Notes:
A computed fold for an 89-nucleotide RNA from an Acidimicrobiaceae bacterium, annotated as transfer RNA. Lineage of the source: Bacteria > Bacillati > Actinomycetota > Acidimicrobiales > Acidimicrobiaceae. It matches the Rfam family "tRNA". Rfam classes the family as a transfer RNA. Its mean pLDDT, the model's own confidence on a scale to 100, is 80. It was read from a public genome assembly.
[in-house]
RNA sequence: GGAGGGAUGCGAGAGUGGCCGAAUCGGACGGUCUCGAAAACCGUUGUACCUUCUGGGUACCGUGGGUUCGAAUCCCACUCCCUCCGCCA
Numbered sequence: 001g002g003a004g005g006g007a008u009g010c011g012a013g014a015g016u017g018g019c020c021g022a023a024u025c026g027g028a029c030g031g032u033c034u035c036g037a038a039a040a041c042c043g044u045u046g047u048a049c050c051u052u053c054u055g056g057g058u059a060c061c062g063u064g065g066g067u068u069c070g071a072a073u074c075c076c077a078c079u080c081c082c083u084c085c086g087c088c089a
Base pairs, nucleotide, nucleotide: 001085002084003083004082005081006080007079010026011025012024018069027045028044029043030042031041032040046060047059048058049057050056051055062078063077064076065075066074
């Protein structure tokens, strides 16, 4: 330089334009069990802001734009990562 794939929560990772701020697994936290622990099982678990706060609302899926009634999903630009091919040394 050429071709292709990818970027989603704490980590991995799924995700037909509408049931998604988001499955599942792991981790973490709480609980059950136990003499105690482990395992197992159950529950909870992104961030920020607003709020009349047992709760509710808005925004955010690498960054910035666009299409659309509606975008994590489609399009464009950029940034970064991976694979293959080629070139130089």